This is a predicted structure of a 250-nucleotide part of an RNA (large-subunit ribosomal RNA, domain VI) from a bacterium.

[in-house]
Context: one part of a larger RNA
RNA sequence: CGUUCAAGACUUGAGUGGACCCGUUCCUAGUACGAGAGGACCGGAAUGGACAUACCUCUGGUGUAUCAGUUGUGGCGCCAGCUGCAUCGCUGAGUAGCUAUGUAUGGAUGAGAUAAGCACUGAAAGCAUCUAAGUGCGAAACUCACCACAAGAUGAGGUCUUGUUGAGGGUCGUUGGAGACGACAACGUUGAUAGGCCGCAGGUGUAAAGGCAGUGAUGCCAAAGCCGAGCGGUACUAAUUACCCAAAAG
Numbered sequence: 001c002g003u004u005c006a007a008g009a010c011u012u013g014a015g016u017g018g019a020c021c022c023g024u025u026c027c028u029a030g031u032a033c034g035a036g037a038g039g040a041c042c043g044g045a046a047u048g049g050a051c052a053u054a055c056c057u058c059u060g061g062u063g064u065a066u067c068a069g070u071u072g073u074g075g076c077g078c079c080a081g082c083u084g085c086a087u088c089g090c091u092g093a094g095u096a097g098c099u100a101u102g103u104a105u106g107g108a109u110g111a112g113a114u115a116a117g118c119a120c121u122g123a124a125a126g127c128a129u130c131u132a133a134g135u136g137c138g139a140a141a142c143u144c145a146c147c148a149c150a151a152g153a154u155g156a157g158g159u160c161u162u163g164u165u166g167a168g169g170g171u172c173g174u175u176g177g178a179g180a181c182g183a184c185a186a187c188g189u190u191g192a193u194a195g196g197c198c199g200c201a202g203g204u205g206u207a208a209a210g211g212c213a214g215u216g217a218u219g220c221c222a223a224a225g226c227c228g229a230g231c232g233g234u235a236c237u238a239a240u241u242a243c244c245c246a247a248a249a250g
Stems, first nucleotide, its partner, number of pairs: 001152001005163007015149004021049007033038001051106005059100004066093005071086006110144003117137004168245004172188005193238003196234005202227003210221004
């Protein structure tokens, strides 16, 4: 821009893409078969490999704005206590998020028409013959079925609702489940959108000061103190007021 008024929802599915894999063990059954050795079809059950998708409860990884320990050196006048720099100084742990080696799920099943093949009926050719007319079965391939997209499918579809008594959208602001920017999604006081605060979960591992015990190192008072992203609550702060666009006929 189109889809012949504008818009908000919900859809149909022409068409497109994806997936389609392969073992092992057990039962049937040491049965059928076979002199024996050996050893099934069919059917059922369990469990794997590789691959794919989703996710983070578990197991782990990362986690340079979390916690703790600690070395050297500088600073806060000194002690104590903090703090800068040294690869995040080093080391031990680690929330959210993101992740795989972790977890879950998938290939199923059925239908249609067939291939090779196997057949039925059956003449040409009194027989025979799956084929010439006719009919049936038959594969991971084909068409559906499964998953996703899909009306620019210009063949532009359908349904509902609303609208010049302005439907609806945008600007702007607070943001993230979204993200390079646009876009998308949530919210804007009739408000929990973000921050703050409170509580909880979770991490670290028992802060400082003081007291007590000990000659002292140290221990106890103390599950302490501190804490990014998690879960909830709470209008304290910021989302103010507002502006712009917007449709045919009647």

It matches the Rfam family "Bacterial large subunit ribosomal RNA". Its mean pLDDT, the model's own confidence on a scale to 100, is 87.